This is a predicted structure of an 81-nucleotide RNA (Glycine riboswitch aptamer) from a soil metagenome. It matches the Rfam family "Glycine riboswitch aptamer". Rfam describes the family as follows. This family represents the bacterial glycine riboswitch. Of the family's consensus pairs, 90% are formed in the model. The sequence is in RNAcentral, with records from MGnify.
[in-house]
RNA sequence: CUGCGGGAGAGACCGGGCGGACGACGCCCGGCGCCGAAGGAGCAACCGCCCCGGGAACCUCUCAGGCACCAGGUACCGCAG
Numbered sequence: 001c002u003g004c005g006g007g008a009g010a011g012a013c014c015g016g017g018c019g020g021a022c023g024a025c026g027c028c029c030g031g032c033g034c035c036g037a038a039g040g041a042g043c044a045a046c047c048g049c050c051c052c053g054g055g056a057a058c059c060u061c062u063c064a065g066g067c068a069c070c071a072g073g074u075a076c077c078g079c080a081g
Base pairs, nucleotide, nucleotide: 001081002080003079004078005077006076011032013031014030015029016028017027018026019025033067034066035065039063040061041060042059046054047053048052
């Protein structure tokens, strides 16, 4: 890296509009609240040529992404190549 398997978290929030049959439901915009396990950013020990540079994450941030069920995706884990 590839294949198979496992794999979470967080508002069915509020307002407006559209579709629909005035329903259920779905979509869009705005508002506030929230999640962190795509990605991204930050640094400790430690190392060095010691001004400075290198330097991890599931930690921190929340730019991105995400927040009913279902589906999809996911860091990470197991097996095989």